[in-house]
Predicted 3D model of a 77-nucleotide RNA (c-di-GMP-I riboswitch aptamer) from Nitrosomonas aestuarii. It matches the Rfam family "c-di-GMP-I riboswitch aptamer". Its family is annotated with cyclic-di-GMP binding in the Gene Ontology. It was read from a public genome assembly, where an Rfam model found it. NCBI's taxonomy places the organism under Bacteria, Pseudomonadati, Betaproteobacteria, Nitrosomonadaceae, Nitrosomonas. The model forms 94% of the base pairs in the Rfam consensus. The coordinates come from a structure-prediction model, not an experiment, and the mean pLDDT is 86.
Parts: sequence; C1' cells; structure tokens
RNA sequence: AAAAGACAAAGGCAUACUCAUCGUGAGGUGAGGACGCAAAGCUUCCGGUCUAGCAAAUAGAUAGCGGGGUUACCAAA
Repeated sequence: AAAAGACAAAGGCAUACUCAUCGUGAGGUGAGGACGCAAAGCUUCCGGUCUAGCAAAUAGAUAGCGGGGUUACCAAA
C1' cells in the first nucleotide's frame, strides 16, 4: 500500500413487535426494541415482488429480494 472479511478492536445500522403520526394502500417518519447486517451507506438504471386500479393504461412501494452504478471505517492470516 492492498484486501481474501477473523469468536479482533473502535465506531455504525436496526428485523419482528409496541406506541405516536402520515398515506386509499403497499408502506414512510419519530420513539422504544434487536432478528440480523462488512456496505443493512447512497442511487429505481435492470430484473423480481408488492399496492392503488374491474382490467388495461398509469402512478406508487420495496435499496433489509437480486444485479448494476457510486462513496466509505477498520483489518489478522
């Protein structure tokens, strides 16, 4: 210097559920709470799933479904 990611150290995020609140809804936000996460940081570009809609069109949700793009802490063998 780098990265093949360890029962390492420091720091970080936060599932289910509960309360409040916003939304027709999927879900979002805040607080509590930790199932887990080495990008569980950011981004709907691609695929998937989900919601509204009789359906189609269309609009939306999910980045903690996967891939891509992009930025980044620490680091043994």